[in-house]
Source information: Predicted 3D model of a 91-nucleotide RNA (Glycine riboswitch aptamer) from Devosia sp. RNAcentral holds the sequence, with entries from Ribocentre. The coordinates come from a structure-prediction model, not an experiment, and the mean pLDDT is 79. The model forms 91% of the base pairs in the Rfam consensus.

RNA sequence: GGCUCGACUGCGGGAGAGACCGGAUUCUUCAUCCGGAGCCGAAGGCGCAACCGCCCCGGAAACGCUCAGGCAAAAGGACCGCAGUCAUACU
Numbered sequence: 001g002g003c004u005c006g007a008c009u010g011c012g013g014g015a016g017a018g019a020c021c022g023g024a025u026u027c028u029u030c031a032u033c034c035g036g037a038g039c040c041g042a043a044g045g046c047g048c049a050a051c052c053g054c055c056c057c058g059g060a061a062a063c064g065c066u067c068a069g070g071c072a073a074a075a076g077g078a079c080c081g082c083a084g085u086c087a088u089a090c091u
Stems, first nucleotide, its partner, number of pairs: 001090001006086008020036005038071003044067001045065003051059003
């Protein structure tokens, strides 16, 4: 100096599924708690596998499960783009 890869920050984009029913609380709504069934998958978590590896074993999805989370808006949101910072291989 430092692309790629990795982590972090900011901005932008970002799906799915009921403002569900009953009760309590609340000025109404929303929100919260309890009970009830119904749904969603793209926070997180777990599982299997193609595949990969140092092949005993391990890593591994946008697939699967729905514990968690979510089902008007808001918030969140895997992932993508841009910018910046840090660090490494390398030189």